[in-house]
RNA sequence: GGGCGGGUAGCUCAGCGGGAGAGCGCUUGCUUCACACGCAAGAGGCCGUGGGUUCGAAACCCACUCCGCCCA
Numbered sequence: 001g002g003g004c005g006g007g008u009a010g011c012u013c014a015g016c017g018g019g020a021g022a023g024c025g026c027u028u029g030c031u032u033c034a035c036a037c038g039c040a041a042g043a044g045g046c047c048g049u050g051g052g053u054u055c056g057a058a059a060c061c062c063a064c065u066c067c068g069c070c071c072a
Stems, first nucleotide, its partner, number of pairs: 001071007010024004018055001026042005048064005
C1' cells in the first nucleotide's frame, strides 16, 4: 500500500429502514439473626466521527479514524 471483518449500556454481544435490547454487573426493596442464593422494581446509550440517500438511518452509500486477520 491492497483485501476482509469489527466499533451498540460498566463488560460480553444481539439487533430484516419505522419500538434501542439481552445476559452478567450496579442501585433500591422483599426474604435471612446476618451473608449468599432467590424474587420484584430501577438507573445507565445521543449506536466510532463527518457527510449523503430516504417521509424516516444503529441498519443503505461515501470519506475518515481505531482494533483484529490475510496479501504484498

A computed fold for a 72-nucleotide RNA from a bacterium, annotated as transfer RNA. Rfam family: tRNA. The same sequence occurs in records of 2 taxa. The RNAcentral record of the sequence draws on ENA. The prediction has a mean pLDDT of 86.